[in-house]
RNA sequence: GCCUCCUUAGCUCAGCGGCUAGAGCAUCGUAUUUGUAAUGCGACGGUCGUCGGUUCGAAUCCGACAGAAGGCU
Numbered sequence: 001g002c003c004u005c006c007u008u009a010g011c012u013c014a015g016c017g018g019c020u021a022g023a024g025c026a027u028c029g030u031a032u033u034u035g036u037a038a039u040g041c042g043a044c045g046g047u048c049g050u051c052g053g054u055u056c057g058a059a060u061c062c063g064a065c066a067g068a069a070g071g072c073u
Stems, first nucleotide, its partner, number of pairs: 001072004006067002010025004018056001027043005049065005
């Protein structure tokens, strides 16, 4: 220098162009218990890496850039 793949909640990850972007774990509250753990219920937490483009409509499609991983020379 070139190619491939990835970037979504504190962590691990889902998510066909259209509904309020979800799950598990974690955290907090609450019920239960003599108490703790476990369990049930609820809450909190997201500018979907950044900037543009296409579209009536973009986390999703296209481009550039940034970052992580792998490969080739």
This is a predicted structure of a 73-nucleotide RNA (transfer RNA) from a Candidatus Saccharimonadia bacterium. Its mean pLDDT, the model's own confidence on a scale to 100, is 81.